RNAcentral holds the full RNA, with entries from ENA and SILVA. The part of an RNA shown here (small-subunit ribosomal RNA, central domain) has 348 nucleotides and comes from an uncultured bacterium. It matches the Rfam family "Bacterial small subunit ribosomal RNA". Gene Ontology terms of the family: ribosome and structural constituent of ribosome. Its mean pLDDT, the model's own confidence on a scale to 100, is 83.
Context: one part of a larger RNA
RNA sequence: UUGGGUUAAAGGGAGCGUAGACGGGGGAUUAAGUCAGUUGUGAAAGGCUGCGCGUUCAACCGCAGCACUGCAGUUGAUACUGGGUUUCCUUGAGUUCGGUUGAGGUAUGUGGAAUUCGUGGGUGUAGCGGUGAAAUGCUUAGAUAUCACGAAGAACUCCGAUUGCGAAGGCAGCAUACUAAGCCGAUACUGACGUUGAGGCUCGAAAGUGUGGGUAUCAAACAGGACUAGAUACCCUGGUAGUCCACACGGUAAACGAUGAAUACUCGCUGUUGGCGAUACAAUGUCAGCGGCCAAGCGAAAGCAUUAAGCAUUCCACCUGGGGAGUACGCCGGCAACGGUGAAACUC
Numbered sequence: 001u002u003g004g005g006u007u008a009a010a011g012g013g014a015g016c017g018u019a020g021a022c023g024g025g026g027g028a029u030u031a032a033g034u035c036a037g038u039u040g041u042g043a044a045a046g047g048c049u050g051c052g053c054g055u056u057c058a059a060c061c062g063c064a065g066c067a068c069u070g071c072a073g074u075u076g077a078u079a080c081u082g083g084g085u086u087u088c089c090u091u092g093a094g095u096u097c098g099g100u101u102g103a104g105g106u107a108u109g110u111g112g113a114a115u116u117c118g119u120g121g122g123u124g125u126a127g128c129g130g131u132g133a134a135a136u137g138c139u140u141a142g143a144u145a146u147c148a149c150g151a152a153g154a155a156c157u158c159c160g161a162u163u164g165c166g167a168a169g170g171c172a173g174c175a176u177a178c179u180a181a182g183c184c185g186a187u188a189c190u191g192a193c194g195u196u197g198a199g200g201c202u203c204g205a206a207a208g209u210g211u212g213g214g215u216a217u218c219a220a221a222c223a224g225g226a227c228u229a230g231a232u233a234c235c236c237u238g239g240u241a242g243u244c245c246a247c248a249c250g251g252u253a254a255a256c257g258a259u260g261a262a263u264a265c266u267c268g269c270u271g272u273u274g275g276c277g278a279u280a281c282a283a284u285g286u287c288a289g290c291g292g293c294c295a296a297g298c299g300a301a302a303g304c305a306u307u308a309a310g311c312a313u314u315c316c317a318c319c320u321g322g323g324g325a326g327u328a329c330g331c332c333g334g335c336a337a338c339g340g341u342g343a344a345a346c347u348c
Base pairs, nucleotide, nucleotide: 003319004318006302007301011316013203014202015201016200020196021195022194024089025088026087027086028085029084030083032081033080034077035076036075037074038073039072040071041070047066048065049064050063051062052061054060092193093190094189095188096186097185098184099183100182101181104179105178106177107176108175109174110173111156115152116151117150118149119148121147122146123145127138128137164171165170208249209248210247211246212245213244218242222238223237224236225235260315261314262313263312265310268293269292270291271290272289273288274287275286276285297304298303321348322347323346330341331340332339333338
């Protein structure tokens, strides 16, 4: 054992970190919490217990005791917690040395294919394109097709994978420079330096905004053609913002594992990545990841199951019927778009 949060309402998008909360082992001291004694106080009435007068009884009334679980002072105790001072330890944490891994980040350069366009270029002639079928569109001013040359911008085929890296968002041609991180091994050093983290700060897909560039493709808006009863759509032909770059803003997503972070513990099997060890080409050990299947246990079930949703602890954030509503108002932020915070009446 006294609510919950993967899916019913509910984990902050992510990190760094302030205050705070919580925190490893041994010793010394102090004695704040804690515990014990004692003193004072805790008004009376009221409460409880006992006794009693009177009113026919009772209520009522009188006396005594207890309680008033509290607060303050004082004297002690020192197991635990905490604070101060101090000392030591190494297993938590960090540093060092040596390896190693990867689409981690930033910048610069560079490569080929494809696409589109151009060259009254070459060949060549009547169609091309598109669809369910068509039409709009392009084309005898020579298109489509094909060959050659040139230009531009954007994205990187194969490798490529339940792969890898990153805190998350995310990251993929190749090379170089700068830079961050993890892991493994050694166990040399520091000696609890830790965990979490309200506020705060920083990062944060896509779309969007500002200024300046760029614009090949694709493509909101828009135009046309179809379909249709209509068709402000789905389909087709075009096409501008945008998509790309630099700097600044914005700060939201089904920002998802719909699962906060950290630590300890709890059967196994199997695949794979990186290191170490061992080695023979077999089999096998160990640490750190990424997957699959299952035991106990958990769960309403689906399922989860050492990467827990098991068993526990610490800290933060969050939920409390549906709608109204993530709205109104106020405040804060923003160039704006809008974002953050966030109700009520009413109604079922």